[in-house]
């Protein structure tokens, strides 16, 4: 070069045939307990779903270019 696969939250990830609120765990913030921390529990905060268009009534999900990161392959 070429062929595959991944890119969603500060991390690891899940999201079924395209469908009607973008989620879970840990992280971190307040609370309750406790003589204090831990543990537990309750709430809370965090997201233009790598990025630029396309098709659709509707796209995290399908098409295409590109960008990063991994894998095979001469």
């Nucleotide at each position: 070069g070429c062929g595959c696969c991944a890119g969603u939250a500060g991390c690891u990830c899940a999201g079924u045939u395209g469908g009607u609120u973008a989620g879970a765990g840990c992280a971190g913030g307040u609370g309750u307990c406790u003589u204090a921390u831990a543990c537990a529990c309750a709430c809370c905060c965090g997201g233009u779903c790598g990025u630029a268009g396309g098709u659709u009534c509707a796209a995290g999900u399908c098409c295409u270019g590109c960008c990063u990161g991994g894998c095979g392959u001469a």
Molecule: transfer RNA
Organism: Propionibacteriaceae bacterium